Molecule: transfer RNA
Organism: Bacteroidota bacterium
RNA sequence: GCGCCAGUAGCUCAGCUGGAUAGAGCAUCAGCCUUCUAAGCUGAGGGCCAUUGGUUCGAAUCCAAUCUGGCGUG
Numbered sequence: 001g002c003g004c005c006a007g008u009a010g011c012u013c014a015g016c017u018g019g020a021u022a023g024a025g026c027a028u029c030a031g032c033c034u035u036c037u038a039a040g041c042u043g044a045g046g047g048c049c050a051u052u053g054g055u056u057c058g059a060a061u062c063c064a065a066u067c068u069g070g071c072g073u074g
Stems, first nucleotide, its partner, number of pairs: 001073007010026004019057001028044005050066005
């Protein structure tokens, strides 16, 4: 340099045949339970989806460029 894959919550990921306010687990906080802690149960907060632009009535999802990381290759 070229090719491929990935980028979504504090962390690990799902969602990618376009459609309503984007979900799960862990973690955090609050409550219940317990003599206390842990465990368990219930609830809450937290992301406008790497960035920019385009297509569309509608984009996390499709297209293009850029950035970051990983793998392969000369």